[in-house]
């Protein structure tokens, strides 16, 4: 230099055919306990990596930039 993949909650990851952003773990509150843990009930998460484009509408499609990984040279 060229090609491919990944980037979504604090962490690990889903997200279909473009139509209200989710799960598990963690975290916070309450109940339970002498206390911790477990269990039960409830709550809060977020500029979907950045910018631009297409569209009535974009996490999803297109372009570009950035970071990480793999391959080729």
């Nucleotide at each position: 230099g060229g090609g491919c993949g990944a980037u979504u909650a604090g962490c690990u990851c889903a997200g279909c055919u473009g139509g209200u952003a989710g799960a598990g773990c963690g975290u916070c509150c309450g109940c339970u306990u002498g206390a911790c843990g477990u269990g039960c009930g409830g709550g809060a998460u977020g500029u979907c990596a950045g910018c631009g484009g297409u569209u009535c509408g974009a996490g999803u499609c297109c372009g570009u930039u950035a970071u990480c990984g793999c391959c080729c040279a």